This is a predicted structure of an 87-nucleotide RNA (c-di-GMP-I riboswitch aptamer) from a Gammaproteobacteria bacterium. Its mean pLDDT, the model's own confidence on a scale to 100, is 85. Of the family's consensus pairs, 94% are formed in the model. NCBI's taxonomy places the organism under Bacteria, Pseudomonadati, Pseudomonadota, Gammaproteobacteria.
């Protein structure tokens, strides 16, 4: 440099609860919290899934959107950076 992996070590982040704050909303942001992660770091013009906008049309005065705006990397995929060990 590639590869493989967390036994060993140094460590890293931090689910859901909840509190503040920001958002119509999904969500986000601080703090608590530790569910669990070998990239659970970064990146949204691949895919899911989830918010909102509109009732033209449709249908059972409930309900329904192809689209289009946004979320969500801890949904998968992908790119791309790093610690340690071992070949």
């Nucleotide at each position: 440099g590639g590869u493989a992996g967390u036994a060993a070590a140094u460590g890293c982040c931090a689910c859901a609860c909840c509190u503040g704050c920001c958002g119509u909303g999904a969500g986000g942001u601080a703090g608590c919290g530790c569910c669990g992660g070998a990239a659970a770091g970064u990146c949204a013009c691949g895919g899911g899934u989830c918010u909102u906008c509109a009732a033209a049309g449709g249908u059972u005065a409930g309900c329904u959107a192809g689209g289009g705006a946004g979320a969500u990397a801890g949904c998968c995929a992908g790119a791309u950076u790093g610690c340690c060990u071992a070949c």